The prediction has a mean pLDDT of 85. Small-subunit ribosomal RNA from an uncultured bacterium, 1468 nucleotides, folded computationally.
[in-house]
RNA sequence: AUUGAACGCUGGCGGCAUGCCUAACACAUGCAAGUCGAACGGUAACGCGGAGAGCUUGCUCUCUGGCGACGAGUGGCGGACGGGUGAGUAAUACUUAGGAAUCUGCCCAGUAGUGGGGGACAACUAGAAGAAAUUCUAGCUAAUACCGCAUACGCCCUACGGGGGAAAGCGGAGGAUCCUUCGGGACUUCGCGCUAUUGGAUGAGCCUAAGUCGGAUUAGCUUGUUGGUGAGGUAAAGGCUCACCAAGGCGACGAUCCGUAGCUGGUCUGAGAGGACGAUCAGCCACACUGGGACUGAGACACGGCCCAGACUCCUACGGGAGGCAGCAGUGGGGAAUAUUGCACAAUGGGCGCAAGCCUGAUGCAGCCAUACCGCGUGUGUGAAGAAGGCUCUAGGGUUGUAAAGCACUUUCGUUGGGGAGGAAAGGUUGUGCGUUAAUAGCGUACAGCUGUGACGUUACCCAAACAAGAAGCACCGGCUAACUCCGUGCCAGCAGCCGCGGUAAUACGGAGGGUGCAAGCGUUAAUCGGAAUUACUGGGCGUAAAGCGCGCGUAGGCGGCUGAUUAAGUCGGAUGUGAAAGCCCAGGGCUCAACCUUGGAACUGCAUACGAUACUGGUCAGCUAGAGUACGAGAGAGGGUGGUAGAAUUUCUAGUGUAGCGGUGAAAUGCGUAGAUAUUAGAAGGAAUACCGGUGGCGAAGGCGGCCACCUGGCUCGCUACUGACGCUGAGGUGCGAAAGCGUGGGGAGCAAACAGGAUUAGAUACCCUGGUAGUCCACGCCGUAAACGAUGUGUGCUAGCCGUUGGGGCACUUGGUGUUUCAGUGGCGCAGCUAACGCGUUAAGCACACCGCCUGGGGAGUACGGCCGCAAGGUUAAAACUCAAAGGAAUUGACGGGGGCCCGCACAAGCGGUGGAGCAUGUGGUUUAAUUCGAAGCAACGCGCAGAACCUUACCAGCUCUUGACAUCCCGGUCGCGGGGAGCGGAGACGCUUUUCUUCAGUUCGGCUGGACCGGAGACAGGUGCUGCAUGGCUGUCGUCAGCUCGUGUCGUGAGAUGUUGGGUUAAGUCCCGCAACGAGCGCAACCCUCGUCCUCAGUUGCCAUCGGGUUCGGCCGGGCACUCUGGGGAAACUGCCGGUGACAAGCCGGAGGAAGGCGGGGAUGACGUCAAGUCCUCAUGGCCCUUAUGGGCUGGGCUACACACGUGCUACAAUGGCGGUGACAGCGGGAAGCGAAGGGGCGACCUGGAGCCAAUCCCCAAACGCCGUCUCAGUUCGGAUUGCACUCUGCAACUCGAGUGCAUGAAGUCGGAAUCGCUAGUAAUCGCGGAUCAGCAUGCCGCGGUGAAUACGUUCCCGGGCCUUGUACACACCGCCCGUCACACCAUGGGAGUUGGUUUUACCCGAAGCCGGUGCGCUAACCUUUUGGGGGCAGCCGACCACGGUAAGGUCAGCGACUGGGGUG
Repeated sequence: AUUGAACGCUGGCGGCAUGCCUAACACAUGCAAGUCGAACGGUAACGCGGAGAGCUUGCUCUCUGGCGACGAGUGGCGGACGGGUGAGUAAUACUUAGGAAUCUGCCCAGUAGUGGGGGACAACUAGAAGAAAUUCUAGCUAAUACCGCAUACGCCCUACGGGGGAAAGCGGAGGAUCCUUCGGGACUUCGCGCUAUUGGAUGAGCCUAAGUCGGAUUAGCUUGUUGGUGAGGUAAAGGCUCACCAAGGCGACGAUCCGUAGCUGGUCUGAGAGGACGAUCAGCCACACUGGGACUGAGACACGGCCCAGACUCCUACGGGAGGCAGCAGUGGGGAAUAUUGCACAAUGGGCGCAAGCCUGAUGCAGCCAUACCGCGUGUGUGAAGAAGGCUCUAGGGUUGUAAAGCACUUUCGUUGGGGAGGAAAGGUUGUGCGUUAAUAGCGUACAGCUGUGACGUUACCCAAACAAGAAGCACCGGCUAACUCCGUGCCAGCAGCCGCGGUAAUACGGAGGGUGCAAGCGUUAAUCGGAAUUACUGGGCGUAAAGCGCGCGUAGGCGGCUGAUUAAGUCGGAUGUGAAAGCCCAGGGCUCAACCUUGGAACUGCAUACGAUACUGGUCAGCUAGAGUACGAGAGAGGGUGGUAGAAUUUCUAGUGUAGCGGUGAAAUGCGUAGAUAUUAGAAGGAAUACCGGUGGCGAAGGCGGCCACCUGGCUCGCUACUGACGCUGAGGUGCGAAAGCGUGGGGAGCAAACAGGAUUAGAUACCCUGGUAGUCCACGCCGUAAACGAUGUGUGCUAGCCGUUGGGGCACUUGGUGUUUCAGUGGCGCAGCUAACGCGUUAAGCACACCGCCUGGGGAGUACGGCCGCAAGGUUAAAACUCAAAGGAAUUGACGGGGGCCCGCACAAGCGGUGGAGCAUGUGGUUUAAUUCGAAGCAACGCGCAGAACCUUACCAGCUCUUGACAUCCCGGUCGCGGGGAGCGGAGACGCUUUUCUUCAGUUCGGCUGGACCGGAGACAGGUGCUGCAUGGCUGUCGUCAGCUCGUGUCGUGAGAUGUUGGGUUAAGUCCCGCAACGAGCGCAACCCUCGUCCUCAGUUGCCAUCGGGUUCGGCCGGGCACUCUGGGGAAACUGCCGGUGACAAGCCGGAGGAAGGCGGGGAUGACGUCAAGUCCUCAUGGCCCUUAUGGGCUGGGCUACACACGUGCUACAAUGGCGGUGACAGCGGGAAGCGAAGGGGCGACCUGGAGCCAAUCCCCAAACGCCGUCUCAGUUCGGAUUGCACUCUGCAACUCGAGUGCAUGAAGUCGGAAUCGCUAGUAAUCGCGGAUCAGCAUGCCGCGGUGAAUACGUUCCCGGGCCUUGUACACACCGCCCGUCACACCAUGGGAGUUGGUUUUACCCGAAGCCGGUGCGCUAACCUUUUGGGGGCAGCCGACCACGGUAAGGUCAGCGACUGGGGUG
């Protein structure tokens, strides 16, 4: 885009067209083919006339074929057309173009006739049988029915002499003549007929060629088969049939068989070529319940005819009969689905008829259906307060939306009423002409007048009236694809054409608002073509995506060099015929337009005929040498076959020497060996394979071929001439060769070695490793016929830049060589153009062309099943489908990853020091417990973490009590200004409630309880939530990682993703710097800038300092004084590879040195790129959404977070002598202090108490440092260690029971240096020692800081972990914690095999053989003709025979269904 559509929702009108696609299933009822009295005998019915009878005188009855007419019958014509359907049919069909051996009623034209006789049969009458259908017997009768005779122009047959064969009348009219039974007839004329024949037209039959679906898993078919002769038969040619003869005919250009199918004009689609289809309309064919058959006829083997058989239905008196909607309606059934048992012959057409006319479910119309196409309408204009309502919202608004309302206007269509074409031409009748004729009849014809025919139809159309009045839906809105928001739902419900949506913020589900598209329709489903160049003729491919047969030879076929002649098959040109009409297209015309109808044109791309052209192709003839081949001369070679032969090595055997091991591996063991191995010497045997040479060297078609020699043999190359003269290329089938393994028979068997055995390895190890070892490997003969048989690249030919190797020949040149150059044939590497998706190919093409063959068409199923062929088998070859998926695949890119590679770094390892893991305790976590043990954190990167400090509080948890506008904010109303603060009493666990006392006496003011403020009471909006979601978020943080990376602009390269830059060579802590470079620059990171420590200078000196000067004595910078020093804190200086040497590339830099307080980043800190982990946090805070609202909110008391079989992390203290204890004595730094630090002094064993000086701090206080020294202890569970417990205390605090810290006395546990494993640290570091601070009433072994003492070691980068750069492979990309294979188990699905079983179809043989035609016979019967009257001729029945439908028996072929069980496959 389309449809004969269907379904869902919806539905105003008209025009026009279509309407059982399924059951060629079965059919009730009605109708669909009759007509002619001008062929005939007649008269059942009706009417008229006549006659008669009866009488109620206008009725009834009877008779009468006289007339109009006419049932039944004889006869004629038509029922072969029209109408239906598509079952069958793959060619007896159709289409196109031809042909000759034919027929043709009615029609047209011509010719010649139409004379004269005869005998019957229906109807009818009578009788008989039957339920009926129907039938029988006897008798009468007519004809355009039937039969002779005569005649025969033409006709037919012929032996060319001849012979044969027709007919029918009927009607109208007429007046002379003749006849008459007085009715009429003859006669004339006209019309309609009849006979014979010719031609035409029309229709039909037959033949030929070409075209006309799929299957080769159908390859052979055929006996009347193919042809001939003769005969028969037909309208007609012909094996159409028969007899005889011959053995043919068809087939790979697809016979036969199977499946499917009416064919065509055309229809739909498409740019076309094509593809699909064959409704309506038109042409042809076939069929008419199924099968068979003939009759009649011009025509049938006959839809509404006949006979027979069968199935089915109906009637029946059971004896018999009847029927055929695939005609029009209609019914049942089937189905997703397809209409009225309508009107009319008015028109068109058909049949009959002289005609009027009759018949016509053909046809014309109407009815039903939005089934398709076309047209019209459902209103138009105005209308902003942008109404209300809805939806949404950032709360302002936006949107629905000029939409509505309102105002003004119009009235198509529909409704009502009225008017009103055309379709009608004929026909009849009258008149006037003309023709025929003797004629004014009659008939025909023309004109005129009159009459007069419409189913549709309430027609089309026109006018009037009234009222916006009666008339809009459907689908969609994630992308493709035009159109977006809210709510509900929460991987549910659902959607979905493909991709895919939905797991709590869904533009994708459902609803709503809004929007988009189409519109009396809109969607969905089904179907066809297109897009699809996705079967490629136009117009594709085959190195790696699917695809080159493993390789030759060669048949058919296809294709084929140069020249000339000829032919004209292909090809080309115009012409002629045909290509039906309709349709399509173009131009007109008619319906108001359109659809629709109509006229003309064009077109129908085709086929045929004849003519012409001759370049090319083909045919024929003649020639040529460039293709191809032959001869000759040389040459290389693992080319093939056969027979010999050689040496090395392995093994075995024999003998000798010799002794304890050998062998084997990562390490071992099995194995061999004291019965003498291995090793070694000599000899022998046997088999297999041929080191070095040896090479992207050679040969061969491929597989493949390797010592040497001989014989036989194939191919190739080069060179020079001669010869043949296109002999060529390819190659479906066919045929040969064809690695390894395997098979058969017979040999052989050294080594190696599937299977197998043992030993190891391992979780296991039916493997890898080891020790053995059989088939096999070898030979001969025969099979197999496959490989990643690969260059994953078919063969042949020609053309298209080069450079460098190498093998085999030849030529030329010289300087004669390890030379140069050139050419032919091979074999390699790179590379231009070109090609390619890219990779790559690139004269050895995957380039440009030609010829031929093979092959491909999404993945899986499957190279499988079934069938065929081959094979001894294994198996090979040919080769599907169901079902299932939305991918499978190629090349390249960026990452990530690798038990890949290279380079490099890091307390990463190593080298060291000290720990953890063992003990006790502290602390956190898990688990368990509990009313609650609040919550979070979870590998590194949770676990002394949030918590810089849970007795109450904190507190979020639990139990109980209690409040409900609330503990807190804003707004409103009322009240108070004795509001508010402090104290006390009572009840209560307290919150809270009740009462009382005391202190203070709000601000402004317009002086109004007016305003503000505070408080109390009240109602509602609201507050409140440590409730949920860190996977809705902000912010903040952790981590990789202080790792050196991460990017951009422009340019360039690439089809693109991307690349380049950023890679490379050096160097660095560093993408730090240098050099190079299709890159040049830039940004975020690195570094530096900042802070601090280290040296110096300067400025400033109090609370700091005290060298010099002085004073003082309480000897302390205490005081005066000073600012020199220390110090404090401001400012500066200093370090930059700057200098020297070496090295490096004259670089960057590196190494060493000098100087310097400090040297190569001087030490430390702050500083954290792009990003990753949906990392952490909704319980810091903020925040979307959801949830609770007398509770999930608020208050309070008590409890809990402190539990305790256990497990883990982080720490403290130890296990002791580098120590404990006692004594003694020096030196710090960072800090803190007012609800504070708290001195001196005093008390207490001590914690501490008392005391209160001083200090808002360089001033006073905390404040004592530890270490060290001396003494003692002497290796022990101790004078180590201090847990635990008891008693008694101290301090803080409302309160130490659960549950604080400390002190004294007493008690004195484990623990003697810690398994596997594991952590930190590279210098003022580790280790060790103490001190301070935050939090804090009190509570530190934790945390954050401070100083004192103060080491060891680093060869080095193989390994472990982490990281950076380059490179490589990849089937990974939520990225190796990836991906993914197979068995097994379960469920479902389709399918193969399967004992069999059921059915369809078909073949062969035989049996039976209805009806019927044909043939024979014809006892019997018999009107026409003949006859000598007896018969003959002819005919009929009957009988026989041949053919044959249905049916039967037997045996096959083939297809399909089902099938216990079974095989694999697919999906989950």